[in-house]
C1' cells in the first nucleotide's frame, strides 16, 4: 500500500440518480434501455499479499467528511 473481513463515525423517512453491479438489445475494448443504487468515504482491529528499512517502551491527546428536503436524539447558548 492493494484485496478480503469485522467494527466505529447518534438515528430515521422521502426524492433524484453518477459509478459499480444485474438484465435485454446492438453495428460490441463500446453503446442504448430497464432495474438497483446517497458509507462507493474516513479511522481502527484481524487475515493474506506486496514494498520498504531502524526498532522498542512510557505518557498525553484524538477525528474529518458524506446530493436535496424533512424529522428524532444528544450537547451548548438565548428567549
Nucleotide at each position: 500500500c492493494a484485496g478480503g473481513u469485522c467494527g466505529a463515525g447518534a438515528g430515521g423517512c422521502g426524492c433524484u440518480g453518477c459509478a459499480a453491479c444485474g438484465g435485454a438489445c446492438c453495428g460490441g475494448u463500446g453503446g442504448u434501455c430497464c432495474g438497483c443504487c446517497a458509507c462507493g468515504c474516513u479511522c481502527g482491529g484481524c487475515c493474506g499479499g506486496c514494498a520498504c528499512c531502524a526498532c522498542c517502551a512510557u505518557u498525553c491527546c484524538c477525528a474529518a467528511g458524506g446530493g436535496c428536503g424533512c424529522c428524532u436524539c444528544c450537547g451548548u447558548g438565548g428567549a
This is a predicted structure of a 79-nucleotide RNA (SAH (S-adenosyl-L-homocysteine) riboswitch aptamer) from Streptomyces sp. Its Rfam family is "SAH (S-adenosyl-L-homocysteine) riboswitch aptamer". The literature on the family includes a 2008 paper in Mol Cell by Wang et al., "Riboswitches that sense S-adenosylhomocysteine and activate genes involved in coenzyme recycling". The family has 52 seed sequences and 1,354 matches in Rfam 15.1. Rfam links the family to the GO terms regulation of gene expression and S-adenosylhomocysteine metabolic process. The sequence is in RNAcentral, with records from Ribocentre. Model confidence (mean pLDDT): 79 of 100.